This is a predicted structure of a 350-nucleotide part of an RNA (small-subunit ribosomal RNA, central domain) from Ceratopteris richardii.
Context: one part of a larger RNA
This record gives sequence, C1' cells and structure tokens, in this order.
RNA sequence: UUGGGCGUAAAGCGUCUGUAGGUGGCUCCUUAAGUCCGUUGUCAAAUCCCAGGGCUCAACCCCGGACAGGCGGUGGAAACUACUGGGCUAGAGUACGGUAGGGGCAGAGGGAAUUCCCGGUGGAGCGGUGAAAUGCGUAGAGAUCGGAAAGAACACCAAAGGCGAAGGCACUCUGCUGGGCCGACACUGACACUGAGAGACGAAAGCUAGGGGAGCAAAUGGGAUUAGAUACCCCAGUAGUCCUAGCCGUAAACGAUGGAUAUUAAUCGUUGCGCGUAUGGACCCAUGCAGUGCUGUAGCUAACGCGUUAAAUAUCCCGCCUGGGGAGUACGUUCGCAAGAAUGAAACUC
Repeated sequence: UUGGGCGUAAAGCGUCUGUAGGUGGCUCCUUAAGUCCGUUGUCAAAUCCCAGGGCUCAACCCCGGACAGGCGGUGGAAACUACUGGGCUAGAGUACGGUAGGGGCAGAGGGAAUUCCCGGUGGAGCGGUGAAAUGCGUAGAGAUCGGAAAGAACACCAAAGGCGAAGGCACUCUGCUGGGCCGACACUGACACUGAGAGACGAAAGCUAGGGGAGCAAAUGGGAUUAGAUACCCCAGUAGUCCUAGCCGUAAACGAUGGAUAUUAAUCGUUGCGCGUAUGGACCCAUGCAGUGCUGUAGCUAACGCGUUAAAUAUCCCGCCUGGGGAGUACGUUCGCAAGAAUGAAACUC
C1' cells in the first nucleotide's frame, strides 16, 4: 500500500463555531467535462500467448496472428454525475402565538451552622482515641444565656428529575441575555451535512498582581502506632480553597461509544408542549411531537452486552489505530512568567 478496524483487545480530537475541500432534495431545458458506443493513429524489435513450419525429438530457430491495456484524433448517445437557465417545497431558515428550565452575566437581600470577640451564670475538667498522649483549662476552660463581627457554603424540597456544546449549573428576588421545545401554517426557496488548517470555550491543581481569610487543609511541627512509620489515627498548622484582572490548556475531560440523515417489534416509567373524550375543575383514558430511563424482538458482537437515545441496516464527511518495552522519552520547532503543554522518533531488546 491493498485490506481490516476504533464501548471493554491498539484506536473517537475535551467540546463547539467555521475557511478550503469532500458530499448533497424534487422537476424541466441546455452543453457534452466525466461516462458509454463506433472508427482511426501510435505504443521499435526481441520476449509472453495461439496456430503453422525447420533442425532425427526437445531446448533452440523461422513465419503468421491476436487478446488485454495506455495516450491522442474523429463521429455519435444523453440515462446518471457535472454545467447553463427556469420552477417546486418534504431538507434548512425567518416571522407569529405559547411554554418549561440549578443555561449565562451583574446587582440586592436571607436564615441555619462554624469560628473569634465582649458581657452574665457557674466552678473542674474539656477534647481526643482501639487505648492513649500531645493540646485547651482556676490568669476561670468545656456547658449555658445575651450581644457584636467575619468568611465560606446554601439542609429540607430533591427525583432513575431539569438546563447547557462540553467543562458544568441549585437559598431567594430583580435587571440584562443565549439556546431549546410545542402549535398553526405566513414568508425565503436547497440557503444543507461534515469539516484539514484556524478560532472560541474548557473541572481541579498550578502561576502573576491586588484584596480576603471563618471552616477545611498539601507542606511542616508535635503526640501515638510500629522492628522502622518520611503513612494510616490524634493535636496544631502555612500555601491553597474565596473575590477581581490576566495566564495555564490538562483529566478515568467517560456513554471509555465523533457528527449528520433515513429505515427497522413491543411493553412499562418519567419531563415539556399539544389535540380528542370526559368533567364544575384537576385527574383517568386514547393519541402526536421533543427529551430522559428500565426491560426486550429481529439483527449485531470474540464474549460481556448493544438493541428506534444501536454497538442493527445503509450513505456522506472528519479524526484516529497497525506487537510489547524503549516512550508520550530524546532531538528540533511552536506556545508559556514558570510549571510545563502540543507535535513526536530511532538505536537496542523480547
């Protein structure tokens, strides 16, 4: 390379937007680039294949013929792809009427708890553990009552529930704002899908500057345990955790499952919206669309399992894999303040 793959064996970029490119709905016309048919030129000879002949046969030699294919000229066909022009509405989008939501940003407010401080009562322990000790306490702790302050997180509701592209998002209220879904069908008329490069977002930890610091807590100190104990347990405790501005760009960033479209049994839950029946009304029942779950048929799978939310059946586009180690290392390059990240080998060895 051909081929085969990517839930768990190697392999889906963390996620999205989007450039080039690739692919693309129904219908009519044009052209003839791809495509198909005919004809023709050329592709030296030798070789290979077929037929005939000559060396006594064969190898060998001579002669004749062709298949297949490449490139070019020329004449035609017009179904498909493409091109030109026109039309359509089932894809896509806009407008309209509703609707659910921890989607995002900013501001304001709240209560419980914790810690510290002040004051009252009170008077000997508290705390902690498997057991203890370090620790706190007669300079009045712990307990309890009242007051004040601070910072961080929001019990119950709460759910297999909701929203978001992912990361993620939850006390309450207000303002600004993004997206989704449903219903009617008014408008545009293929405007679509994917997406190399590129750009944006991206948990935690970490970094820079300035704030803040209640609780928790890497590092660190002490007490235990132990043969030792640089740990598990206990008492303290600094970065950090929080806010503002910027950087970093990684995770078992997981559904270990890229995106889009279409088709293919069923049952039972649940969320949002609608319609019919019913009703005083909410239910109940039947049903449509969009999500989110359990079981499961066909089918698939090495098995486990997946199964209309596919890992089934097909098409399009992208990314990635090719034995283990060496190694996500070295070197080079790009990015970064740094930590490091991205790209990414080979020798050698089994």

The coordinates come from a structure-prediction model, not an experiment, and the mean pLDDT is 87. It matches the Rfam family "Bacterial small subunit ribosomal RNA".